[in-house]
Molecule: small-subunit ribosomal RNA
Organism: uncultured bacterium
């Protein structure tokens, strides 16, 4: 996608035309099978007296058809298809003869009588086309043949219809046989089975169909028993076909009629609307005993997701009787109900922008719903009202039905849903929701901006229908005939032999199965194609073809397969004659070890491990010498080296044996390949019995390791490992590659043979083997690549998505263990292969960095000080949290800051736009009351804007109202901007080009070099870009210029003035370094190392400069933003308090513990900064801190300003000190409204802890490290912070094995949120399906026994008995009863399949963040795996 007998959900206008219990449940009513008086009597109506009519009975034909269902049947000749022969066939056509003659009875009817009823019973009477005799019998049947046997019905006034023998025909109908026709292999099955002979029975037939003997067959892997499922078929649906599915409706055939078993009658049933009997179930009943059978048509109950009317008619087609009118018909033909489904038709047409209103998004401009409405202007299909009216009918007869169609009429009037809008898939937006609700076919959305849930506007599809589910084929080459696969994804038996069976070398010649080609029959009819015709069109339906791909029968062909018959040599085997080989048994040897034993020397430790300890040793070990014992196993040689089918096979010799190769001539002649079932051998570990036991060595055991160690390590150690004979039958039994043949380009090794050339070595050819390397080719790729995974051919094995599971059951092997065979429930949407590209590894090269290693100094202890966490608290505002959060935001909270608490105020607001409204100028300076301030109230003072049309209006004010406003309220996981870190680490990248299916690669990798992807050589790669570098600032050196306020010689105390610019200095342009020079090394590069020059030498110090990207990294609290919340409060004033709390932890720092020192005087040298709301000199006051005081400076001019460490004298003399300064107390000062909470310094008193800091950890490589001071920024005041100056100024790098952290190739991988990653198993608890299990109830079947109801058949003394016989008696015959064989239901017993169910248990599955280890993925920290034994929480060893 396409379909349906469908069914549910929303809707819903008409018409044709099919369709409609898929659920064998049980049935109330009414119909569904009756007909004939021309076959009979009798009765009863009518009667014009001829006669009609009606029917119970009697008798005939028909009830076996038509209708319904699909329970059962799977192998059954049940179906389909072709064929046969031993057969009936009423009704109906044809031909031929017939159709004489008698007799007895019976229903009805009458009487009597049993019963509740259904239903009889008896006695009398009667008719026939009803029932019996008798003749007559061919051409009929039966026999060889004589002979012998069979019929009949009549009605009627006539035609006429019948009956009755024979033959034929048609039509139906039985029986047989080929071949087709579902699933299970967890295989054997049959005793009337299989066959024969002889009788029997079907009064239709062949037959074990049935019986008596007799033989032991028969059927099965080409699939039998048995089971479970199923009506078959033409045909439907599906697909391009092959083919899957399927078996409604319509046709053909079978079963079936409550349920089981059985018979009659008839041409025909073992009979749906007959009988009989049994069982179940209903129903009447007087309880004695009766009556049913809707799977017929309606149509109830019940079932179920679900299927219609107790309707009309026999007008038509058709059936049954009849001579016929006609009766009868739920067959059938119509109506009715349902969008069930096909097929056509409508719901309106044109016009018409103010692109109305409304809704709905909106960037607020618009946009879109939209020509869509509304207006005008038209139609009238449908559907409404009037009318008319067919055909279906042939003379009549029309249920349908006043229908089908035709006129006329009003009026746009009576008419639209459904499903969908992440993507596959056509169609987007806003608003609710906030892992909620809820969607969902598959991916999969939703945790506050959801195109995915809901609703709404739009949109998009289809359309009286639209979704949904359910089923089928498609796609799906996802069971592959067409048309698949198996080294690594599933999938080659562990190897060979070997039956069946498949296949099968060359050439003649026959046969004609199998092949193909002509004819003939058959393949029902409808359907599907295909031309036509009719319903206005379709749908539907009528005519014709043409198909039915098959099946049989025939004639022919003769390549190829095959059957038969004959040759023939290449496949195949044989024969002969060679060397190779750890092929296989058995049997005997040998030397070298380890261990034990006896002896010897000799002493104090062996041993063993990362380190130890268990053990062994002074009772003499280890070591070492000799001697002996015993077992196992065979160093060297020895090799991708032989040999074998595999498994496997290694001293040496002997004996017996398989296979192979390799050469020659010779022999057989297709003998050959493969191989289901089968059989044989198969590593190791195992088991039985019985030996040997030296070492190893599961289990144990003891020591160590650990958090714990039932392990790895260590020390003993027993089974086993070894023989011997019998089991076991498995491995990753591997090339993860069945075998067997052939063909296809090469290189190079290396075994065994032959053969040529050579003196030889060696080299050529050639066969068989075993190896690398590559070509075409083939592969998903990786790789295979004459030893195939190529190309081909035969045959066998195997696979069909993980998981459950190689599990269960159930069969079989085997002592056992376990093998072999081998499901299902459930569950997931992946499991898997190969390769890429990160990412990572207790992987591997290389290389880097204060990473380490050498060294300096700290931190960690101890007192403050700062942040931080906890704690506390009305708040202790709020952020920052591993490097990369804690002296961070904050470059400075007493009060503002301030966000937080408390409490007091305010509501257009405390600041800012716009409109509106009434009002008023506004705006300055100022008292005073209340209050904690805000505020609130009450005054004073002096001043009075701009334009005007004189109405007013416009700027400010402050009320009212409004749009708005505020917000440090949340969302750094919606956002911008900035930032922090890997990292100043060399790296991240593109374009064309190659190469790959592809992701990608390749440049960017290699060989050098470098700080550097820095170059410089090679190279399918050429080239670019950010990125390094480098241009920028700064600092060292040296020229020009510039000289004032620098600098400097001078005059000279007047502190002015004058002069110079060498120097320093100071701004400013410029040189200058480039591996440029030499040597040397290197590849003659690049570059390295060393020299010279030089102030500086290999990026000369430093600084700014931060690639792609990574952390959902930081920050809504700097700012800026979107949502979201707030709006008399989360806003905003204002006071007071907080942010400074403090058992406690932690960072980051400052000062110490002290003589390299602490005090005391004296003395010396800066850089860079800053200064007017400001630096502040000089004097004077104060121990001081300040204070007064005022000069000069908007600064190369004035001040901050005294550097300090250092240098010189000098004191202390190892102590809690003249160290160390923390608390603390007392008296100052400053700054500031204001220092209590809560600043800062000063004096003077106090004088803690601390004597160098444990685990651990940090920073530094040179002008650094450490040490010493200055300045500045914030600042009113507050600096141990923080930014910046300078001064004094070291030690050490042997190195790169190590830790950390980085780069590049490379390898491993089950990681990709990338090792802080994955992931196993046991326990625990929920919850599902499944095994097992003492049992336990069903169903279905077998086998033995018993039972025996109708009934067929046989039988029968006895009982009845019309038709014949017979003068009678009596016979024949017949009934009825009994008995007999069979048999259906029911009983007992044992069996076997199968569901269900069972206390309990056994593993699986799935579960949120549970538990306990850490076993697998890196070398996974013991390499992993398989097989098989053993111990053990798992894991595992």
């Nucleotide at each position: 996608g396409a379909a349906c007998g469908a069914a549910c959900g929303c809707u819903g206008g008409c018409g044709g035309c099919a369709u409609g219990c898929c659920u064998a449940c049980a049935c109330a009513u009414g119909c569904a099978a009756g007909u004939c008086g021309a076959g009979c009597g009798a009765a009863g109506g009518c009667u014009u007296c001829g006669g009609c009519u009606u029917u119970a009975g009697u008798g005939g034909g028909g009830c076996a058809c038509g209708g319904g269902u699909g329970c059962g049947u799977a192998a059954a000749c049940a179906c389909g298809u072709g064929g046969g022969a031993a057969u009936c066939u009423g009704c109906c056509c044809c031909u031929g003869g017939g159709u004489c003659u008698g007799g007895a009875a019976u229903a009805a009817c009458a009487g009597u009588u049993a019963g509740a009823a259904a239903u009889g019973a008896c006695u009398g009477c009667u008719a026939a086309u009803a029932c019996c005799g008798g003749a007559u019998a061919a051409u009929g049947a039966c026999g060889u043949a004589a002979g012998u046997c069979c019929c009949a019905a009549g009605a009627u006034u006539u035609a006429u219809c019948g009956c009755c023998c024979a033959g034929g025909g048609a039509u139906g109908a039985g029986c047989c046989c080929g071949c087709g026709u579902a699933g299970g292999a967890u295989a054997g099955c049959u005793a009337g089975u299989u066959g024969g002979u002889g009788g029997g029975g079907u009064a239709a037939a062949a037959g074990g169909c049935c019986u008596a003997c007799c033989a032991a067959g028969g059927c099965g892997a080409c699939g039998a028993u048995c089971c479970u499922u199923a009506g078959c078929u033409g045909g439907u649906c599906u697909g391009a076909g092959a083919g899957g599915a399927u078996g409604a409706u319509c046709a053909g055939c079978c079963a079936c009629a409550c349920u089981g078993g059985g018979u009659c009658u008839g041409a025909g049933a073992c009979a749906c609307g007959g009988c009989c009997c049994a069982g179940a179930c209903u129903c009447c009943u007087a309880c004695g005993g009766g009556a049913g059978g809707c799977a017929g048509c309606a149509g109830u109950g019940g079932g179920g997701a679900a299927u219609a009317u107790u309707g009309g008619a026999c007008a038509a087609u058709g059936g049954g009787c009849g001579a016929a009118a006609g009766c009868c018909u739920g067959a059938u033909c119509c109506a009715g109900c349902a969008a069930u489904g096909c097929c056509g038709c409508g719901u309106g047409a044109g016009u018409g922008a103010a692109g109305a209103a409304g809704g709905c998004c909106u960037u607020c401009g618009g946009g879109u719903u939209g020509u869509a409405a509304a207006g005008c202007u038209c139609u009238u299909u449908u559907a409404c009202c009037c009318g008319g009216g067919a055909a279906g009918a042939u003379a009549a007869u029309g249920a349908c039905u006043g229908u089908a169609c035709c006129g006329g009429g009003a009026g746009a009037a009576u008419a639209a849903g459904c499903c969908c809008c992440g993507g596959c898939u056509a169609a987007c937006u806003c608003c609710g929701u906030g892992c909620c609700a809820g969607c969902a076919g598959c991916c999969g959305c939703g945790g506050u901006a959801a195109u995915a849930c809901g609703g709404a506007g739009g949109g998009g599809g289809c359309u009286a229908g639209c979704g949904u589910u359910g089923u089928u084929c498609g796609g799906a080459a996802u069971u592959a005939c067409u048309g698949g696969g198996c080294g690594u994804a599933a999938a080659g038996c562990g190897u060979a032999c070997g039956u069946a069976g498949g296949c099968g070398g060359u050439u003649u010649u026959u046969c004609a199965a199998g092949u193909c080609a002509g004819a003939g029959g058959u393949g029902a009819a409808a359907g599907c194609c295909c031309g036509g015709g009719g319903c206005u069109c379709a749908a539907c339906u009528c005519c014709g073809g043409a198909a039915c791909u098959g099946c049989c029968u025939u004639u022919g062909a003769a390549a190829c397969u095959g059957g038969g018959a004959g040759a023939c040599u290449u496949g195949a085997a044989c024969a002969u004659g060679g060397g190779a080989g750890a092929g296989g048994u058995g049997a005997g040897u040998g030397g070298a070890a380890u261990u034990c034993c006896g002896a010897g020397u000799g002493u104090a430790g062996a041993g063993g491990u990362g380190a130890a300890a268990u053990u062994c040793g002074u009772a003499g070990a280890u070591a070492u010498u000799c001697g002996g014992a015993g077992g196992a196993a065979c160093a060297c040689c020895a090799g991708u080296g032989g040999c074998g089918a595999a498994g496997g096979c290694g001293g040496c010799u002997c004996a017996c044996u398989g296979g192979a190769c390799c050469a020659u001539u010779g022999u057989u002649g297709a003998c050959g390949c493969u191989g289901a079932g089968g059989u044989a051998c198969g590593a190791a570990a195992g088991c039985g019995u019985g030996g040997g036991g030296a070492g190893c060595a599961a289990a144990c055991a003891g020591g160590a390791u650990u958090a714990g160690a039932u392990a790895c390590c260590c020390u003993g150690g027993u089974a086993g490992u070894c023989c011997a004979c019998g089991c076991c039958g498995u491995a990753a039994a591997c090339g993860a590659u069945g075998c067997a043949u052939a063909c296809u380009u090469g290189g190079u090794g290396u075994g065994g043979g032959u053969u040529c050339u050579u003196c030889a070595c060696u080299g050529g050819a050639u066969c068989c083997g075993u190896g690398c390397c590559g070509g075409a080719g083939c592969u998903a790729a990786c790789g295979c690549g004459u030893u195939a995974a190529g190309u081909a051919u035969g045959c066998c094995g195997c696979c069909u998505g993980g998981g459950g599971a190689g599990u269960a059951c159930g069969g079989u092997c085997g002592c056992a263990a376990g093998g072999c065979u081998g499901a299902a429930a459930c569950u997931c949407a992946a499991a898997g292969g190969a390769a890429u590209u990160g990412a990572c590894g207790g992987g591997g090269g290389c290389c880097c960095g204060c990473a380490c290693a050498a060294g300096c100094g700290g931190u960690g202890g101890a007192g403050c000080a700062u942040g931080u966490g906890g704690u506390u608290u009305a708040a202790u505002u709020c952020g920052a949290c591993g490097c990369a959060a804690c002296g961070c935001g904050a470059a400075g909270a007493a009060c503002c800051u301030u966000a937080c608490c408390u409490g007091g105020g305010c509501u257009c607001g405390a600041a800012c736009g716009g409109c509106c409204g009434a009002c008023g100028a506004c705006g300055c300076c100022u008292u005073c009351u209340a209050g904690a301030a805000a505020u609130a109230g009450a005054g004073g003072g002096g001043u009075u804007u701009c334009c005007u049309u004189c109405g007013g209006g416009a700027a400010c004010g402050g009320c009212g109202g409004u749009c708005g406003a505020g917000g440090u309220g949340c969302u750094g996981c919606a956002u911008g901007g900035c930032u922090g870190u890997c990292g100043u680490c060399a790296g991240c990248u593109c374009g064309u080009g190659u190469c790959g299916u592809g992701a990608g690669a390749u440049g960017u990798u290699g060989g050098g070099u470098u700080a550097a992807g820095u170059c410089c050589c090679g190279c399918a790669a050429c080239g670019a870009g950010c990125g390094c570098a480098a241009c920028c600032c700064u600092u060292g050196u040296c020229c020009u210029g510039u000289g004032u306020u620098g600098c400097u010689a001078c005059u000279c105390u007047u502190c002015g003035g004058a002069g110079g610019c060498a120097c320093u200095c100071u701004c400013a342009g410029g040189a200058g370094a480039c591996c440029g020079c030499c040597a040397g090394c290197g590849a003659c590069a690049a570059g390295c190392u060393g020299g010279a020059g030089g102030a500086a030498g290999g990026u000369g110090g430093g600084g700014a400069u931060g690639a792609c990207g990574u952390c959902a990294a930081g920050u809504c609290a700097g700012c800026a933003u979107g949502g979201c919340c707030u709006u008399u409060a989360u806003g905003u004033c204002c006071a007071g308090g907080g942010c400074u709390a403090c058992a406690c932890a932690c960072g980051u720092g400052c000062u110490a513990c002290a003589a390299u020192g602490g005090g005391c005087a004296g003395g010396a040298c800066u850089a860079a900064c800053c200064g007017u709301u400001g630096c502040c000199a000089a004097c004077c006051c104060g121990c001081g801190a300040g204070g007064g005081g005022g000069a000069g400076c908007u600064a190369a001019u004035c001040g901050g300003a005294g550097a300090a460490a250092c240098c010189u004298g000098u004191u202390c003399u190892c102590a809690g000190u003249u160290c160390g300064g923390a608390u603390u107390g007392c008296a100052g000062g400053c700054u500031g409204c204001a220092a209590c909470u809560c600043g800062c310094c000063u004096g003077c008193a106090u004088g803690a802890a601390g004597c160098u800091g444990g685990a651990a950890u940090c920073g530094c490589u040179a002008g650094u490290a450490a040490u010493g001071g200055c300045a500045g920024a914030u600042c009113a005041g507050c600096a141990u912070g923080c930014u910046g100056c300078c001064g004094u100024g070291a030690a050490u790098a042997c190195g790169u094995u190590c830790c950390c952290g980085g780069g590049c190739c490379u390898u491993g991988u089950a990681c990709a949120c990338a090792c802080c990653g994955c992931c196993c198993g046991u326990c625990a608890c929920a919850u599902c399906a499944c095994g097992a299990a003492a049992g336990u109830g069903g169903a279905u079947u077998g086998u033995a026994c018993u039972a025996g109801a109708a009934g067929u058949u046989c039988g029968c003394a006895g009982g009845c008995u019309a038709a014949c016989c017979g003068c009678a008696a009596g016979g024949a015959g017949g009934c009825a009863g009994c008995g007999a064989c069979c048999c259906a239901a029911g009983g007992u017993a044992u069996g076997a399949u199968u569901c269900a169910u069972g206390a309990u248990u056994g593993g699986g599955g799935u579960g949120a963040a549970g538990u306990c280890g850490u076993a697998a993925c890196a070398a996974g920290g013991u390499a992993a795996c398989c097989a098989a034994g053993c111990c053990u929480g798992u894991c595992g060893a």